[in-house]
Molecule: transfer RNA
Organism: Candidatus Jacksonbacteria bacterium
RNA sequence: GGGCCUGUUGUCCAAUGGUUUAAGAUUCCUCCCUUGCACGGAGGAGAUCCGCGUUCGAUUCGCGGCAGGUCCA
Repeated sequence: GGGCCUGUUGUCCAAUGGUUUAAGAUUCCUCCCUUGCACGGAGGAGAUCCGCGUUCGAUUCGCGGCAGGUCCA
C1' cells in the first nucleotide's frame, strides 16, 4: 500500500428499514431483607464510531473517513 471482517450503555451481547420506546446479562445508585456484610427481592441510571447520501422513515442500506482485527505484498 491492497483485499476481507468488525465498530451498539463502564463491560459482554441481541435487534434489522417502521411508527413515543434499542431487549438481555453484568456494572453503578437507591430502597427492602440482615446486628452487619454477602446472597436474594424491588426500583432507577447508562449506548447505536464520525460525516454525507438514499428513503416518508436509517442502529439497519450506499459512499467517504477514523479505529481495531486478519490475510497478501